[in-house]
RNA sequence: AAAAGGCAAACCCGGUGAAAGCCGGGGACGCAAAGCCAUUGGGUCUAAAGCCUCAACAAGGCGAUGAUUGCCAGGUUGCCGAA
Numbered sequence: 001a002a003a004a005g006g007c008a009a010a011c012c013c014g015g016u017g018a019a020a021g022c023c024g025g026g027g028a029c030g031c032a033a034a035g036c037c038a039u040u041g042g043g044u045c046u047a048a049a050g051c052c053u054c055a056a057c058a059a060g061g062c063g064a065u066g067a068u069u070g071c072c073a074g075g076u077u078g079c080c081g082a083a
Stems, first nucleotide, its partner, number of pairs: 006031002011026006029070001035076003040073003043068003050062004
């Protein structure tokens, strides 16, 4: 190379959450680490608690301790593999 096997984007349904998102089922756009680490660094998303503006309400702003490894780098473990 080939073959076997693996994961599962969008979208739909249910659950969960303030949100981003996550979980389960369906589903495949893709993926050779799309296995694991977010308490390794950077980026990105959200903005609850809290704080600020305001006479107050409404509204707005700040705010990561929330999230993302299928954004990138780094760490770590690892399957098959003919001529």
Molecule: c-di-GMP-I riboswitch aptamer
Organism: soil metagenome